Predicted 3D model of an 84-nucleotide RNA (Glycine riboswitch aptamer) from Oricola cellulosilytica. It was read from a public genome assembly, where an Rfam model found it. Of the family's consensus pairs, 90% are formed in the model. The source organism's lineage runs through Bacteria, Alphaproteobacteria, Hyphomicrobiales, Ahrensiaceae and Oricola.
[in-house]
RNA sequence: GGCCUUGCAGCGGGAGAGAGCCGAAAGGCCGCCGAAGGGGAAAUCGCCCGAAAUCUCUCAGGCAAAAGGAACCGCUGCCGGGUG
Numbered sequence: 001g002g003c004c005u006u007g008c009a010g011c012g013g014g015a016g017a018g019a020g021c022c023g024a025a026a027g028g029c030c031g032c033c034g035a036a037g038g039g040g041a042a043a044u045c046g047c048c049c050g051a052a053a054u055c056u057c058u059c060a061g062g063c064a065a066a067a068g069g070a071a072c073c074g075c076u077g078c079c080g081g082g083u084g
Base pairs, nucleotide, nucleotide: 002083003082004081005080007078008077009076010075011074012073013072018030020029021028022027031063032062033061037059038057039056040055044051045050046049
C1' cells in the first nucleotide's frame, strides 16, 4: 500500500397503518401499523455455553398530503481492530 470489519460523520434510497368522530388547538375516543427505542420467546449463529432475528408484543413511537423520523442497503471519509 491492498482487502475485510465495529463505531461515527456526510450523501442517496427507504415500508406499513383512518383526510374516522368530537374539539379552535392541544388533545380525547374508537380502529389500526412496525423498520427509532424497549420487552418476550427461541428461529438461527457460534468460540458450547454464549450471542441473538426482518419472529413476536405494542410500553414508547407512528397512521391524508407535506415535513420530520425510520430498521436496512449503497458510496465516501475518520479512529480502532483483523488479515497478510